The prediction has a mean pLDDT of 81.
Predicted 3D model of a 74-nucleotide RNA (transfer RNA) from a Thermoplasmata archaeon.
Its Rfam family is "tRNA". Its family is annotated with triplet codon-amino acid adaptor activity in the Gene Ontology. Rfam's curators write: Transfer RNA (tRNA) molecules are approximately 80 nucleotides in length. By type it is a transfer RNA.
NCBI's taxonomy places the organism under Archaea, Methanobacteriati, Thermoplasmatota, Thermoplasmata.
The sequence is in RNAcentral, with records from ENA.
RNA sequence: GGGGAUGUAGCUCAGACAGGUAGAGCAAUCGGCUCUUAACCGAUUGGCCAAGGGUUCAAAUCCCUUCAUCCCCG
Repeated sequence: GGGGAUGUAGCUCAGACAGGUAGAGCAAUCGGCUCUUAACCGAUUGGCCAAGGGUUCAAAUCCCUUCAUCCCCG
C1' cells in the first nucleotide's frame, strides 16, 4: 500500500441480512428473606449505538468519509 472483521450500558454480548418504542446477563443501588453475611427473590438506575455527513416521514440498521483495535496479502 491492498483486502476483511469488530466498535451498542461499568463488563460480556444480542438487535443490522429484512429501517418503525434500544434489549439480555453480570454489576451497582434500594427492598424482602436471614441473628448476620453469602445465596435466593423483587424493584430501580444506567447507552444522543466509535466520529462526521448523506438518503428517508423515520437510521444502531441503508450509502459515503474518517478514527481505533485485530486478521490476511504484498